RNA sequence: GCCUGAGUAGCUCAGUGGUAGAGCAGUGGAUUGAAAAUCCACGUGUCGUGAGUUCAAUUCUCUCCUCAGGCA
Numbered sequence: 001g002c003c004u005g006a007g008u009a010g011c012u013c014a015g016u017g018g019u020a021g022a023g024c025a026g027u028g029g030a031u032u033g034a035a036a037a038u039c040c041a042c043g044u045g046u047c048g049u050g051a052g053u054u055c056a057a058u059u060c061u062c063u064c065c066u067c068a069g070g071c072a
Stems, first nucleotide, its partner, number of pairs: 001071007010024004018055001026042005048064001050062003
């Protein structure tokens, strides 16, 4: 330099056109003499940046940034 893949909640990930979810973690409460465990409740995330297509974009297209792999 070229090619491919990934970037979504604190972490691990789902969601592949129709106003974004799960598990874990966290916070509050119940329970306990006190804890652990268990149960209940709680998410306003510029969906990496900027632009384009569309009535509508996390999703499709392009540029750029970061990371991983391959070729030279």
A computed fold for a 72-nucleotide RNA from a Candidatus Moraniibacteriota bacterium, annotated as transfer RNA. The organism belongs to Candidatus Moraniibacteriota, within Bacteria. Its mean pLDDT, the model's own confidence on a scale to 100, is 81. The RNAcentral record of the sequence draws on ENA. It matches the Rfam family "tRNA".